[in-house]
RNA sequence: GGACCAUUAGCUCAGUAGGUUAGAGCGCAUCCUUGAUAAGGAUGAGGUCGUUGGUUCAAAUCCAACAUGGUCCA
Repeated sequence: GGACCAUUAGCUCAGUAGGUUAGAGCGCAUCCUUGAUAAGGAUGAGGUCGUUGGUUCAAAUCCAACAUGGUCCA
């Protein structure tokens, strides 16, 4: 220098033939349960879907550039 992959909640990830509320597990908070813990149950908070721009009536999803990380080639 080139090619490809990944980037979504605190962590690990799902969701990509564009459309009806952006989700799961773990973690966190409150409550129930207990003599007290653990376990279990209920409820809840937490996200500008890496950034910027574009296409579209409509973008996490399509396109481009950039950023970070990884793999490979030279």

Model confidence (mean pLDDT): 81 of 100. A computed fold for a 74-nucleotide RNA from Stauridium tetras, annotated as transfer RNA. Lineage of the source: Eukaryota > Viridiplantae > Chlorophyceae > Hydrodictyaceae > Stauridium. The RNAcentral record of the sequence draws on ENA. It matches the Rfam family "tRNA". Rfam classes the family as a transfer RNA. Rfam links the family to the GO term triplet codon-amino acid adaptor activity.